[in-house]
RNA sequence: GGCGCUAUCGUCUAGGGGUUAGGACGGGUGAUUCUCAGUCACUAAACCGGGGUUCGAAUCCCCGUAGCGCUG
Numbered sequence: 001g002g003c004g005c006u007a008u009c010g011u012c013u014a015g016g017g018g019u020u021a022g023g024a025c026g027g028g029u030g031a032u033u034c035u036c037a038g039u040c041a042c043u044a045a046a047c048c049g050g051g052g053u054u055c056g057a058a059u060c061c062c063c064g065u066a067g068c069g070c071u072g
Stems, first nucleotide, its partner, number of pairs: 001071007010025004018055001027043006048064005
């Protein structure tokens, strides 16, 4: 340099054109407890960047960025 794959809450992950973007762990608040832990309830938190297609894009296409793999 070429080709391919991947990128979603702090972390891991679901989602494959119309979801309130869901779950687990972690965080916060409350309840329980003498306290802590545990348990229960509630809660905040995310679509890598830009452009395109579409009535509608996390989802499809293009370019870029980053990471990984194969290869000259």